[in-house]
TPP riboswitch aptamer (THI element) from a Hyphomicrobiales bacterium, 109 nucleotides, folded computationally. The organism belongs to Hyphomicrobiales, within Bacteria. It matches the Rfam family "TPP riboswitch aptamer (THI element)". A reference for the family is Kulshina et al. (2010), "Thermodynamic analysis of ligand binding and ligand binding-induced tertiary structure formation by the thiamine pyrophosphate riboswitch", RNA.

RNA sequence: AAGCCCGCCAAGGGGAGCCUUUGAAGAAGGCUGAGAGGCCGGCCCAUCCGGCGACCCUUCGAACCUGAUCCAGCUCGCAACUGGCGGAGGGAUGGCGCCGGAACGCAAG
Numbered sequence: 001a002a003g004c005c006c007g008c009c010a011a012g013g014g015g016a017g018c019c020u021u022u023g024a025a026g027a028a029g030g031c032u033g034a035g036a037g038g039c040c041g042g043c044c045c046a047u048c049c050g051g052c053g054a055c056c057c058u059u060c061g062a063a064c065c066u067g068a069u070c071c072a073g074c075u076c077g078c079a080a081c082u083g084g085c086g087g088a089g090g091g092a093u094g095g096c097g098c099c100g101g102a103a104c105g106c107a108a109g
Base pairs, nucleotide, nucleotide: 006097007096008095009094010093011058012057013056014055017031018030019029020028021027038052039051040050041049042048064090065089066088070084071083072082073081104109
């Protein structure tokens, strides 16, 4: 000096599953997980919607979506987890990362 990691600022992208109760839930309890709906508003019996927040991710991109109500393992079973599918196809970015002082030296330093 440059790059990476990391941190900060701003911007953007994204998901919210499973089990039990229940006619069914957005209600109640529990599980896993970074996060599984915390606050405000709307809709009105159904499988939600909008804004904000938390969390994760942003091209060096497995955050997340599609394939997929996928396949195998694990489990009583489901979710989770591991492997496959698969580095297959999509997928959202910019900036900043020092300041001050002393001694020596003509100065650069």
Model confidence (mean pLDDT): 76 of 100.